[in-house]
Predicted 3D model of a 521-nucleotide part of an RNA (small-subunit ribosomal RNA, 5' domain) from Paraburkholderia caledonica.
The organism belongs to Paraburkholderia, within Bacteria.
Context: one part of a larger RNA
């Protein structure tokens, strides 16, 4: 796996190991109005109107839009790779967004564009034109402690701003602004952390019925390219380099912490779990970006499937579930973000098929229970029998008891204290505002789930079954049958007294399993 058998819980672990052949449908990477211009939908507040209803970004908010972040994590899978992989020990010629640490800044302008609007074209997917406007979008200019680059004379190079909150003053279109203060941002350089990217040695398969292998091949010189070191490219010159210490080749293989075995050396395997690699229909290529040559992005070719109005488009479950298919054979188109953690946000808080849980399967593992006590007249029936009587067997009736489990009723959890408010302290500060740190307190938040647990009822009630009994191996008789019908892992049983086949009574060994098969040691 498969036959046969089954009451319950609870905990870890596993659930397409096979053919890369496919995929319907939902979901799996969103999020920020405290970056911007607005305002399609909703809700509020105003205004119009007898009503239906209009208008009105004024106000929660916020679709679509430009923007910054994240989409390089987090899941999956082992095709590929005998080393551009891995373990481990070492180097030196690199990068690094977010964090932390310090320093030094954050002035003053431009000009577009996407959304709206308005025309056009197309079935669509989508495009186009034309007018207009924001920005933490883009571009100059000034400035430059560090910074590059130098011929040491120089020369280049930046930046963005939003938001809380305020007492004098000072402007105002009366809305707020300037001006002080915080706190998020931004630039620019140094320096930590983590973290990545090269380089080396060493180890760790099976073939010699594979023995010679190699021209960017080995090494220099000049360039180029790269964040970096190098034939990583490229022009020249030189003939090297690797190999029986197994090179080339050709099979198979993802490696490792580890797992299984075993007394132990080994040996056999890499399933979850975890660290790395490598792949995302099949091949190739770059583009943003700190980081990708990028599973749910982009291009090109090609297989395949789909929609077409035939003129063109879509599309990639090795992400949760699910379907085909194929197998001997592997679950649910489930719940929820309470918790953990992750992505964005100043927060609320959104999103998350990572997780947490719950369904399914005795697939493992563990612990329970299927009663307990007493009961010889050693009943009855079974079975053997030397017919005396043994056995089943205290077993069972029968008495006297529990009630775990399950049924039913009632209570009923921790997992959740952070943020949140609030008081008080310290720090900032012109300042009891605002922020920020820390202490008391306060009261909100649970998918599992009305679950685990705990109390109560009634009632032995709901609950045992496989295998094997010739030896190796623990357990023995009877009929049947007659080298038949069959058994069998190894010896081997069976041809009329089979403890070996069948079937019965007893007996052994496990037990909610228990044999058998296939694998490994």
């Nucleotide at each position: 796996c498969g036959g046969g058998g089954g009451g319950g819980g609870c905990c870890u672990u596993g659930c397409c190991c096979u053919u890369u052949a496919a995929c319907u449908u939902g979901c799996a990477a969103g999020u920020c109005g405290a970056a911007c211009g607005g305002c399609a939908g909703c809700a509020c507040g105003g205004g119009g109107g007898c009503a239906a209803c209009c208008c009105u970004g004024g106000u929660g908010g916020c679709g679509a839009g430009u923007g910054g972040c994240g989409a390089a994590c987090g899941g999956g899978u082992g095709a590929u790779u005998a080393a551009u992989a891995c373990a481990u020990c070492g180097g030196a010629a690199c990068g690094u967004g977010u964090c932390c640490u310090g320093u030094a800044g954050u002035g003053g302008g431009g000009g577009a564009u996407a959304g709206c609007c308005c025309g056009g074209c197309g079935a669509a997917a989508g495009c186009c034109g034309g007018a207009u406007u924001a920005a933490u979008a883009c571009c100059g200019c000034a400035u430059a402690c560090g910074c590059u680059c130098u011929g040491c004379g120089g020369a280049g190079g930046a930046a963005a701003g939003c938001g809380g909150g305020g007492g004098a003053u000072c402007c105002u279109u009366c809305g707020g602004g300037a001006c002080c203060u915080c706190g998020c941002g931004c630039u620019a350089c140094a320096g930590g952390g983590g973290c990545g990217g090269c380089c080396g040695a060493u180890g760790g398969c099976a073939g010699a019925u594979u023995a010679g292998c190699u021209a960017g091949u080995u090494g220099g010189u000049g360039g180029g390219g790269u964040a970096a070191a190098g034939g990583c490219c490229u022009a020249c010159c030189a003939a090297g380099g690797c190999g029986a210490c197994g090179a080339u080749c050709u099979g198979u293989a993802g490696c490792u912490g580890g797992u299984c075995u075993g007394a132990g050396a080994g040996g056999a395997c890499g399933a979850c779990c975890a660290g790395c690699c490598a792949c995302a229909c099949u091949g190739g290529g770059a583009c943003u970006g700190a980081g990708a040559c990028a599973c749910g992005g982009c291009c090109c070719a090609g297989a395949c499937u789909c929609c077409u109005a035939c003129g063109g488009g879509a599309g990639g479950c090795a992400g949760c579930a699910g379907u085909g298919g194929g197998g001997a054979a592997u679950u649910u188109u489930g719940g929820a973000c309470a918790a953990u953690g992750g992505g964005c946000g100043c927060a609320a808080g959104c999103c998350u098929g990572a997780u947490c849980c719950a369904g399914c399967a005795a697939u493992g593992c563990c612990g329970c229970g299927u009663g307990u006590g007493u009961g010889a007249a050693g009943a009855a029936g079974g079975c053997c029998u030397u017919c005396g009587g043994g056995u089943u067997g205290u077993a069972a009736a029968g008495c006297a008891c529990u009630u775990u489990u399950g049924u039913c009723c009632g209570g009923a959890a921790a997992g959740a204290a952070a943020a949140c408010c609030u008081c008080g302290u310290g720090g900032u500060u012109a300042a009891u505002a605002c922020c920020c740190g820390u202490g008391g307190g306060g009261g909100a938040u649970g998918a599992c789930g009305g679950u685990a647990c705990c109390g109560g009822a009634a009632g032995a009630a709901u609950a045992a079954g496989c295998a094997c009994c010739g030896g190796c191996u623990a357990a023995c008789u009877a009929c049947g049958u007659g080298c038949c019908a069959g058994c069998a892992g190894c010896c081997g049983c069976g041809g009329u007294a089979a403890u070996a086949c069948g079937u019965a009574g007893g007996g052994u060994g496990c037990a909610a399993g228990c044999g058998u098969u296939a694998a490994u040691c």
The RNAcentral record of the full RNA draws on ENA.
The coordinates come from a structure-prediction model, not an experiment, and the mean pLDDT is 82.